[in-house]
Formats: sequence, C1' cells, structure tokens
RNA sequence: GGGGCAGUAGUUCAGUUGGGAGAACAUCCGCUUCGCACGCGGAAGGUCACGGGUUCAAAUCCCGUCUGCUCCA
Repeated sequence: GGGGCAGUAGUUCAGUUGGGAGAACAUCCGCUUCGCACGCGGAAGGUCACGGGUUCAAAUCCCGUCUGCUCCA
C1' cells in the first nucleotide's frame, strides 16, 4: 500500500428480502426473608463508530473517514 471481517444499552451479542431498536447478564425499585443470597415482578439505560448520499422511510442500501482483528505484498 491492497483485500476481507467487525463497530448496536455498562458488558456479551441478536436484528440484512428497508418500516416495532431488542435479549441475556449487570444496575435500581418492589415482593419474599429475622437479614443476605436465590427466586418472582417492574423500571431506567441507545446521537445503531463518524460524515455525506439514495428513499415517503436507513442499524440495514451506496460513497468517504476512523478504530480493532486478519490475509497478501
């Protein structure tokens, strides 16, 4: 320098024939207990890496940039 993959909640990830942003764990509250843990119920938590474009509508499609991993040179 070139190719490929990945970037979504605090963490690990799902979501790709374009239309609801989600799960588990963690956190907080409540129930339960003498108390804690476990269990059960509920809540909060997101500029979908960044900037543009296409579209009525973009996490998703197109272009560029950044970061990580990997392959080639």

Transfer RNA from an Elusimicrobiota bacterium, 73 nucleotides, folded computationally. Taxonomically the source falls in Elusimicrobiota (Bacteria, Pseudomonadati). The prediction has a mean pLDDT of 84.